[in-house]
RNA sequence: GGAUUUGAUCCUGGUCCAGGGUGAACGCUAGCGAUGUGCCUUAGGCAUGCAAGUAGAACGGACCCGUCUGACGGGUUAGUUGCGAACGGCUGAGUAAUAGAUAGGAAUCUACCCCUUGGUGUGGAAUACCUCAUCGAAAGAUGGGUUAAUACCGCAUGAGAUCGACAGAGUCGUAAGACUCCGAGAUGAAAGGACGUAACUGUCCGCCGAUGGAUGAGCCUAUCUCCCAUCAGUUUGUUGGUAGGGUAAUGGCCUACCAAGACUACGACGGGUAGGGGAUUUGAGAGGAUGACCCCCCAGAGAGGGACUGUGACACGGCCCUCACACCUACGGGUGGCAGCAACCGGGAAUCGUGCGCAAUGGACGAAAGUCUGACGCCGCGACAUCGCGUGAAGGAUGAAGGUCUAAUUGAUUGUAAACUUCUUUUGCCGAAAGUCAUUGGCUUUCGGAGAAUAAGCACCGGCUAACCACGUGCCAGCAGCUGCGGUAAUACGUGGGGUGCAAGCGUUACUCGGAUUUAUUGGGCGUAAAGAGUUUGUAGGCGGUUUGGUAAGUUAUACUUUAAAGACCACGGCUUAACCGGGGGAAGGGGUGUAAUACUGCCAAACUUGAGGAAUCUAGGGGCUGUUGGAACUUAUGGUGUAGGAGUGAAAUCCUUUGAUAUCAUAAGGAACGUCAAGGGCGAAGGCAGACAGCUGGAGAUUAUCUGACGCUGAGAAACGAAAGCUAGGGUAGCGAAAGGGAUUAGAGACCCCUGUAGUCCUAGCCGUAAACGAUCCUGCUAGCGGUGGGAACUAGUUUUUCCGCUGCGUAAGCUAACGCGUUAAGCGGGCCGCCUGGGGAGUACGAACGCAAGUUUAAAACUCAAAGGAAUUGACGGGAAGGCGCACAACCAGUGGAUUAUGUGGUUUAAUUCGAAACGAAACGAAGAACCUUACCAAGUCUUGACAUACUACCGUUUAUACGACCAGAAAUGGACGUAGAUCCUUCAUUUUGUUGGAUGGUAGUACAGGUGUUGCAUGGCUGUCGUCAGCUCGUGUCGUGAGGUGUUCCCUUCAGUGGGGUAACGAGCGCAACCCCUGUCCUAAGUUAAAUAUCCUUAGGAGACUUUCUUGAUUUAUUCAGGAAGGAAGUGGGGACGACGUCAAGUCAGCAUGGCCCUUAUGACUUGGGCUACACACAUAAUACAAUGGAGCCGACAAUGAGUUGCCAAACCGUAAGGUGGAGCUAAUCUCAUCAAACGGCUUCUCAGUUGGGAUUGAGGGCUGCAAUUCGCCCUCAUGAACGUGGAAUUGGUAGUAAUCGCGGGUCAGCUAUACCGCGGUGAAUACGUUCUCGCCUUUUGUACACACCGCCCGUCAAGGCAGUGAAGUUGGGGGUACCCGAAGUUCUAUUGAUAGGACGAAGGUAAAACCAGCGACAAGGCUUAAGUCGUAACAAGGUA
Repeated sequence: GGAUUUGAUCCUGGUCCAGGGUGAACGCUAGCGAUGUGCCUUAGGCAUGCAAGUAGAACGGACCCGUCUGACGGGUUAGUUGCGAACGGCUGAGUAAUAGAUAGGAAUCUACCCCUUGGUGUGGAAUACCUCAUCGAAAGAUGGGUUAAUACCGCAUGAGAUCGACAGAGUCGUAAGACUCCGAGAUGAAAGGACGUAACUGUCCGCCGAUGGAUGAGCCUAUCUCCCAUCAGUUUGUUGGUAGGGUAAUGGCCUACCAAGACUACGACGGGUAGGGGAUUUGAGAGGAUGACCCCCCAGAGAGGGACUGUGACACGGCCCUCACACCUACGGGUGGCAGCAACCGGGAAUCGUGCGCAAUGGACGAAAGUCUGACGCCGCGACAUCGCGUGAAGGAUGAAGGUCUAAUUGAUUGUAAACUUCUUUUGCCGAAAGUCAUUGGCUUUCGGAGAAUAAGCACCGGCUAACCACGUGCCAGCAGCUGCGGUAAUACGUGGGGUGCAAGCGUUACUCGGAUUUAUUGGGCGUAAAGAGUUUGUAGGCGGUUUGGUAAGUUAUACUUUAAAGACCACGGCUUAACCGGGGGAAGGGGUGUAAUACUGCCAAACUUGAGGAAUCUAGGGGCUGUUGGAACUUAUGGUGUAGGAGUGAAAUCCUUUGAUAUCAUAAGGAACGUCAAGGGCGAAGGCAGACAGCUGGAGAUUAUCUGACGCUGAGAAACGAAAGCUAGGGUAGCGAAAGGGAUUAGAGACCCCUGUAGUCCUAGCCGUAAACGAUCCUGCUAGCGGUGGGAACUAGUUUUUCCGCUGCGUAAGCUAACGCGUUAAGCGGGCCGCCUGGGGAGUACGAACGCAAGUUUAAAACUCAAAGGAAUUGACGGGAAGGCGCACAACCAGUGGAUUAUGUGGUUUAAUUCGAAACGAAACGAAGAACCUUACCAAGUCUUGACAUACUACCGUUUAUACGACCAGAAAUGGACGUAGAUCCUUCAUUUUGUUGGAUGGUAGUACAGGUGUUGCAUGGCUGUCGUCAGCUCGUGUCGUGAGGUGUUCCCUUCAGUGGGGUAACGAGCGCAACCCCUGUCCUAAGUUAAAUAUCCUUAGGAGACUUUCUUGAUUUAUUCAGGAAGGAAGUGGGGACGACGUCAAGUCAGCAUGGCCCUUAUGACUUGGGCUACACACAUAAUACAAUGGAGCCGACAAUGAGUUGCCAAACCGUAAGGUGGAGCUAAUCUCAUCAAACGGCUUCUCAGUUGGGAUUGAGGGCUGCAAUUCGCCCUCAUGAACGUGGAAUUGGUAGUAAUCGCGGGUCAGCUAUACCGCGGUGAAUACGUUCUCGCCUUUUGUACACACCGCCCGUCAAGGCAGUGAAGUUGGGGGUACCCGAAGUUCUAUUGAUAGGACGAAGGUAAAACCAGCGACAAGGCUUAAGUCGUAACAAGGUA
């Protein structure tokens, strides 16, 4: 810096990513070189080899060789002796200080080395080796004898050193005394060898004493050095002193005695973890993490203890003892220690060769030669890391082939990439020479040769994050760092192509720093996001007013010194470069020692008054405690009056009451609380405090400027106070009232409501110590205002002004804030100290501890789990929130539906099939404006396969194909076969003009591409449609407000059917909608006009007028629109009706109307045919028709319409038939003819007389008619006969506000016919009602709340049931470390005894016994937690969440 909480926003906050690093590991891959690096795990066990020896110039001997044969020379060597073995090498177990780093110090030692100085005389006794003997399996041991030395011991000398009597001197001190100098005396050394010489002298190496140095080591002090306080007290050699011992040396290091100290919140003691540092890594830095390799220090050497030798060890490759383990054994006893180099086993994700050499560097010994050296130098193995090089270079477009993709036949891409041409040869290969090298197949250099040859992978490609397409898969397989992908079009899985990044590597995993200002010193916060302890007092600590002087601790400057080297930085140089290496330079920062400065802080001293406190005079107050006392109300008791109810609720009931309630009067008793005053008014630190009076008592304020003179602020621990509830003991108990009981409510009701009612509420004494103990806001100073109020003071004619201290508001300037908001009552600007926070859950929980009688409180985790949790604000949606408004929404009225029968549709069932779709409103007389076949998509059976239909190509056929007609055979038909008749057309080549011939088209056969699909996906789509809704809304530009989402405009007031109009207004304008424009209709005018002859009206057609709150007028608020009436008018406030449907919602409907992407079928899911089915039938629902009758039925007579339709048609007159209909054929392509006398309800007359009827017509029988190839499944009509339910319909529910409902008929489309009672139209007759907006439903606007945003059909809580996970408790059990008491007690040290051997005592490792505490493992079972697409029960929370 980014991703991720949201519909979107800002913030808080966590999680994740991009970078660097590694002693790494794993996966895929791999050409070379250089330099580094390589058991992080079991401080587990280790076969084998090597890793420390050397000196014959210290010594005697043995052996070998030589020879001048000697007291000879050379060599090798077991032993004695000297030096070394304490270095080098390895490891990190232990260790939190016996350690390390830095800076200092005094009471010390230091072999070998260096400088200086002195000495090295004289004697003695042994012993290993060797020899003899013995024991033993071995390892080895013992005894006798003999011998040497630079081995050991004595004596002498002794400068210096150490100790140092007495005396003297000096310094300090009053003195006692202390220190220094001088100093008799005492202690105490040595070793020789080689060379050389005739022999001394001599030279060299040694040896001894001493001073000094260097080096190394020991000791002491200060500072710093991880986590836990759920470790708060620890300690008896402990702290100090005296004396002694011990040590190289100080010291409780040890012992005895004396004292009672010592350490500790600046973290003792305890527990956990850990070697420390230079440095490494990261980071801008401050910091964080780490401590491999290299360097320094420490510690360890199988575990534990111990000493010896030595300059040095308590000793890795030494010794003794104990233990564990392993090996040998003759069972008696012995031997061993790879955390040296290799190697092996084991462990593990994981870490190399039983290599070469002492040539270089370094070390030990030696006089030296030299020997030894797994230190070291080399080589080997490992891409483990860093660095470097290479895998070719230039040209080359038929942009090859192939692959992949494609809007699809062409193009794009792979791609100058390849091929091809020319060139080069690093690395590698073959060979030669020289140099170097301990050696080598080493290395270096040069030369020659062949040959583009021997050499590229890995990860990724949704976003973060550079890089995209196709196919496969279909919430599967899988991916995943976070967000998240995958449910049939996946740039996220797998593969391919292409691309991106890095490259001999690339990815993954692990760890670490960064990003993370996410522990914040630099550099965060705490009103609401996590976070101010409930309050006060106050200890330590931190901080602190004004002036002067001193000091110089902090501070600043400077000088010297130190902070090893390596590393880092700078430049230089060496390897061809780089990494790597070499020499050089300079720091920064830290520590120490000086010097200088003095502003600030500190310290010392002296002052001041403003902070703080005191005094005097006043003031207000429910401040606290104790006592006394008052009235109202209430309940109870007694008595009176009085009678049937009372009480309670949404409604009731439980309850009280005729044994007299309630009501009312009187009297008495009791307990609790204190109306009015009373006010966001007072007091108090907070909790809190209220009748009145009295007593005791705390605090505050004003005035005076009288006293002190910084006495102050904050405050870890600590202490005190601390509502309510609760607890203990004793009282008290009127009312109220957890628990409990009863009554209701309810599906249930362990609740809400009601009737009772115990603890409690009250008092006394004690405990508890918590609250949304809240202003969710620590204390203090400063910084514009305007009010209200309490208590004072001063001034003043005047409640007038000023002022002090409180309380409480407003909302403003500035400022702050994520916003809300805060704003002298700060959340502003500063200061001070304390407390607290660091994602959500787990959890304020477990364990532990403290307190408590208990309840419980305080302190306070982890595992595990999630990618969020959260704050503020925005837009919506929603609310059993509020306000306003509208609608046949309710209300009022009319007629219905729901009951019956029938019709139609749907579900269900059935079926071979009952094709498919539509599903709340907004599916269900819907698609379908018409299923007998067809339709038809379904089922059964029979058939076809380039196909029933389209286009193209290839080959073949054509005087009989195409086509038409007739008729035959098989078959149910499709279809197949065969026959006859008629019969071609067009263009064209050539020959010829009768025509023939060639090629082609139309046509057929065969084949190839393809056709075809009512198969799937309406959740891939277009188009169309429904719905909210003909509701009045939905937006934009500019401006402006806001960090932003967004707001404003569009809100407000009036008004309207209307976001319609007006007024106002940080808005001004505009768009889509509304309205208007369009059509029909209602009035009038003009013109024209066919049908029959006419004209008037009428009618038809065309054009126009009219209506606009325009005019006059009353009233309402008036600024304006506008509204309520009247006049005028055919019509009046959009006249009536229609078409017209904003942004959008419902993944609404339709792939079966059409179109269309993808997928699927292709001798079948395509096509044809026959038959069947879509018409089934226990049932349920929806929509209709007809009715139930007298406002009626039936019969007869009589009237009045409009819209329409018609040549495959409407069909007249006339005739036949009871009728359906038939014959007939006039007229009509329609204002002419026909349907069609055009109607019915209606009117008149007659009859029926309240019945299942002369209502009703279902159902069924018989006989006919029509359409059609066909009427059985399965059509309609007519006649006769039959004559079912049904007597106005439960809960519920629909339509309608006027030419409407209701009622009556007529026409049309589809159509051969019809199931039409449907649908679309037409006219006839023609009502009732609307008080109003409380309620139901729907809608609009504003506001409010919200934990909702898939938006309340939302969200969400808990129990129970099931699976999983981690933790807690738990009878018990197992293990561990440490301590205590006791027993035993090795080696060793020390003491005593002893001549000695040895014995005894003390200490003493390991071991054993016992009890207790602590830590950890397991644990039946128990309780809780977390988690897991679709379990159970309820509905607690979010809206007034339905009881806030």

Background: A computed fold for a 1444-nucleotide RNA from a metagenome, annotated as small-subunit ribosomal RNA. Model confidence (mean pLDDT): 80 of 100. Rfam family: Bacterial small subunit ribosomal RNA. Gene Ontology terms of the family: structural constituent of ribosome and ribosome.